[in-house]
A computed fold for a 355-nucleotide RNA from a Gammaproteobacteria bacterium, annotated as Bacterial RNase P class A. Its mean pLDDT, the model's own confidence on a scale to 100, is 78. Rfam family: Bacterial RNase P class A. Rfam's curators write: Ribonuclease P (RNase P) is a ubiquitous endoribonuclease, found in archaea, bacteria and eukarya as well as chloroplasts and mitochondria. By type it is a ribozyme. The sequence was found by an Rfam model in a public genome assembly.
RNA sequence: CGAGUUGGCCAGACAGUCGCUCCCGUUCGCGGGGGAGGAAAGUCCGGACUCCAUAGGGCAGGGUGCCAGGUAACGCCUGGGCGGCGCGAGCCGACGGAAAGUGCAACAGAAAGUAAACCGCCGAACUGUCCGGGGCAACUUGGACGGAGGUAAGGGUGAAACGGUGCGGUAAGAGCGCACCGCGUGGCCGGCAACGGUUCACGGCACGGCAAACCCCACCCGGAGCAAGACCAAAUAGGGGAUCGAUGGCGUGGCCCGCGCUGAUCCCGGGUAGGUUGCUUGAGGCGGCUGGCGACAGCCGUCCCAGAGGAAUGACUGUCCACGACAGAAUCCGGCUUAUCGGCUGACUCGAUCU
Numbered sequence: 001c002g003a004g005u006u007g008g009c010c011a012g013a014c015a016g017u018c019g020c021u022c023c024c025g026u027u028c029g030c031g032g033g034g035g036a037g038g039a040a041a042g043u044c045c046g047g048a049c050u051c052c053a054u055a056g057g058g059c060a061g062g063g064u065g066c067c068a069g070g071u072a073a074c075g076c077c078u079g080g081g082c083g084g085c086g087c088g089a090g091c092c093g094a095c096g097g098a099a100a101g102u103g104c105a106a107c108a109g110a111a112a113g114u115a116a117a118c119c120g121c122c123g124a125a126c127u128g129u130c131c132g133g134g135g136c137a138a139c140u141u142g143g144a145c146g147g148a149g150g151u152a153a154g155g156g157u158g159a160a161a162c163g164g165u166g167c168g169g170u171a172a173g174a175g176c177g178c179a180c181c182g183c184g185u186g187g188c189c190g191g192c193a194a195c196g197g198u199u200c201a202c203g204g205c206a207c208g209g210c211a212a213a214c215c216c217c218a219c220c221c222g223g224a225g226c227a228a229g230a231c232c233a234a235a236u237a238g239g240g241g242a243u244c245g246a247u248g249g250c251g252u253g254g255c256c257c258g259c260g261c262u263g264a265u266c267c268c269g270g271g272u273a274g275g276u277u278g279c280u281u282g283a284g285g286c287g288g289c290u291g292g293c294g295a296c297a298g299c300c301g302u303c304c305c306a307g308a309g310g311a312a313u314g315a316c317u318g319u320c321c322a323c324g325a326c327a328g329a330a331u332c333c334g335g336c337u338u339a340u341c342g343g344c345u346g347a348c349u350c351g352a353u354c355u
Base pairs, nucleotide, nucleotide: 001351002350003349004348005347006346007345008344009343010342012320013319014318015317016316017315018314020035021034022033023032024031025030037326041337042336044335045334046333047332048331049225050224051223052222061221062220063219064218065217066080067079068078069077070076081095082093083092084091085090096216097215101214102213103210104209118155119154120151121150122149126147127146128145129144130143131142132141133140134139163181164180165179166178167177168176182205183203184202185201186200187198188197189196190195229277230276231275232274239268240267241266242265243264244263248262249261250260251259252258284303285302286301287300288299289298290297291296321324
């Protein structure tokens, strides 16, 4: 210098004028202070908070799934292991169990999992026919073509076909035997563990794939959500009780009894409209020190930083530049994911060149 990997940060700046909203003060004129985001978004996870339900345990159902740690908790984060990709820095992974059971595998193929044979190879032993030799004969020996059969090396099919190479062996073959490599089990060593190492022992090798198929194992999980919930509480609304006034009035009925409705005063809760609250001081921000590889934790100092309820956060002017993206809080917090002009910066890798 070029090409990359990975982490963090900024998100037009400054000034003036006029507005909007909340808080404080006020002599009611006004003065002072706060006022969107890294994602406020999707509402996908996890919690706080609130109400309802709930003795305890189990079943069903759902979720998570290598190991260790962090955390209030998580499906998040950190570190490590294993597998894959990359020359590398690094990146990606639903990554427990297939020797508990059930099941699935289109097409092709003989066969899709303890069985099987299409082409091929063999045909030693057994057996049929024919030919030649030997023998008086029983029979025997060699050959050809078959049969029953053997084989799984080679070919072929498939995403996938029951270790690889070599030598021996055989009728032909085969872990059938052996050597090396690979694999499994056990021991030993390292590690908290996942897992790794092994010059040790044993096993000729048996265990194929799929669990985002059922299932098994381990752990976790009650429901609804701030329109949660709490308080106050109108009326020409309405409920209950007590007392008072008449043997009252109205209705039913032919009439009596009975039944229903109807007044005034006081008291009592429930609760609609509406109002108040929940509401923003918090697993909080910033700085420092300490512990830890790190996520993070502890301690000290310091700061207060939107809180509306039809819903504020804007407009104009001036100057400057690299000319400004995605986007707007509604109970709060931790994550993940998605959107995003441009720029700054830490660490590292590969290549070239110079000293």